[in-house]
Context: one part of a larger RNA
RNA sequence: UGACGGGGCCCCGCACAAGCAGCGGAGCGUGUGGUUUAAUUCGAGGCAACGCGAAGAACCUUACCUGGGCUUGACAUGCACGUAGUAGUGAAGCGAAAGCGGAACGAUCCUUCGGGAAGCGUGCACAGGUGCUGCAUGGCUGUCGUCAGCUCGUGCCGUGAGGUGUUCGGUUAAGUCCGGUAACGAGCGCAACCCUCGCUGCUAGUUACACGUGUCUAGCGGGACUGCCGGUUUAUUGCCGGAGGAAGGUGGGGAUGACGUCAAGUCAGCAUGGCCUUUAUGUCCAGGGCUACACACACGCUACAAUGGCCGGUACAAUGGGUCGCCAAGCCGCGAGGCGGAGCUAAUCCUCCAAAGCCGGUCUCAGUUCGGAUUGCAGGCUGCAACCCGCCUGCAUGAAGUCGGAGUUGCUAGUAACCGCAGGUCAGCCACACUGCGGUGAAUACGUUCCCGGGGCUUGUACA
Numbered sequence: 001u002g003a004c005g006g007g008g009c010c011c012c013g014c015a016c017a018a019g020c021a022g023c024g025g026a027g028c029g030u031g032u033g034g035u036u037u038a039a040u041u042c043g044a045g046g047c048a049a050c051g052c053g054a055a056g057a058a059c060c061u062u063a064c065c066u067g068g069g070c071u072u073g074a075c076a077u078g079c080a081c082g083u084a085g086u087a088g089u090g091a092a093g094c095g096a097a098a099g100c101g102g103a104a105c106g107a108u109c110c111u112u113c114g115g116g117a118a119g120c121g122u123g124c125a126c127a128g129g130u131g132c133u134g135c136a137u138g139g140c141u142g143u144c145g146u147c148a149g150c151u152c153g154u155g156c157c158g159u160g161a162g163g164u165g166u167u168c169g170g171u172u173a174a175g176u177c178c179g180g181u182a183a184c185g186a187g188c189g190c191a192a193c194c195c196u197c198g199c200u201g202c203u204a205g206u207u208a209c210a211c212g213u214g215u216c217u218a219g220c221g222g223g224a225c226u227g228c229c230g231g232u233u234u235a236u237u238g239c240c241g242g243a244g245g246a247a248g249g250u251g252g253g254g255a256u257g258a259c260g261u262c263a264a265g266u267c268a269g270c271a272u273g274g275c276c277u278u279u280a281u282g283u284c285c286a287g288g289g290c291u292a293c294a295c296a297c298a299c300g301c302u303a304c305a306a307u308g309g310c311c312g313g314u315a316c317a318a319u320g321g322g323u324c325g326c327c328a329a330g331c332c333g334c335g336a337g338g339c340g341g342a343g344c345u346a347a348u349c350c351u352c353c354a355a356a357g358c359c360g361g362u363c364u365c366a367g368u369u370c371g372g373a374u375u376g377c378a379g380g381c382u383g384c385a386a387c388c389c390g391c392c393u394g395c396a397u398g399a400a401g402u403c404g405g406a407g408u409u410g411c412u413a414g415u416a417a418c419c420g421c422a423g424g425u426c427a428g429c430c431a432c433a434c435u436g437c438g439g440u441g442a443a444u445a446c447g448u449u450c451c452c453g454g455g456g457c458u459u460g461u462a463c464a
Stems, first nucleotide, its partner, number of pairs: 001464002003461003007458007015448002019411005026302008034293002042053002064288007073126001077125007088105002093100002108117003128277002131275003137271002139266003142262001144260001149188006155164003168179003194254004199222007209212001225248001228242005304404001308363007320351003325344002330339003370401001375396007417440007
């Protein structure tokens, strides 16, 4: 000087408390451990691994296994030699394919006619490696933490390490600002400048209709600054209350992550040193595996019902996506879907009936008209192909489950909870995931003793 303390003081955070909904029990989905396996490819491992890389594993992907092939190679560059029936097309035959094989057909450009180029063959350099090392690295990322800190120049103090400044009194979300001060200034952080939502003016507009104005769309402005009033404070900084206002005291949300920490993560995104491999640790192909299953954990979905289930009627969104696409009307089918073909390169057409809600009916507390797992049969769709191993529909079947031990998670407002919708990936989809969107819309916070994490000052130390 730090770090640490079941030392002290001050202060913050859904940290506790107050509250609401959950998880932990059940069934199912997904990930992981373990076990199994020819292989169940690899990585991620307290917080900060475990619906994580994976925003799509039937083949492909694919890195794994088994088997079958190839060896200058699936891909790049260079050199030497050879090459006219050469490049290219490629029949029969073997084969699961890859590959082997080679009948037959059969070219091009430049040229000083020597030849050269492309291609092919042989050979040599080399290619290749998702092989190892994230304890050799770049880059990127997580985390403490959007926490309020981390430093520098000069001066001053100290033999020195170093201190001061940055401590102190107030104040703030903030090292925010004020006052004081051997310090005076400055930098990276904070804040602001950026995007978005809320109010409003103007401009423009083939979207909407009540046809020229408002909604809307998208561009430029305005608006909020403790500006005004009162109280309070050192009459500083601020705090409390009020007015006006669509909005207040950082208005809500986002982007933005200081010096650094964890030899944190990633050599499998990419790049890259070193090491290893070279008829194989490369590469091609077929099939299998990543989908296994006594079990254990993590995160979810659906429930256990009557503020509910079912049936009929009826109302209201927003974000997005679409030409190898979105697909209307109409017709067929109980349905998944099929036929059909209009419109749309899209504020124009389609996706697009939102659902919870509201009105009426029924069920009457029951393992049920709750719940839907599981299984059988019959179908639909995508795709070369749904056995391993897809999704969907109809009929039948109807399991566990009656609110969950110890423990544990999220959330302070348009939030939680509940409800549906869209998108990316994508042929299809194991999406209940993820990223967004809107609809309905709460309860509670006395307080900071305690648990966890963090900031500041101070104290002890046999630790660095």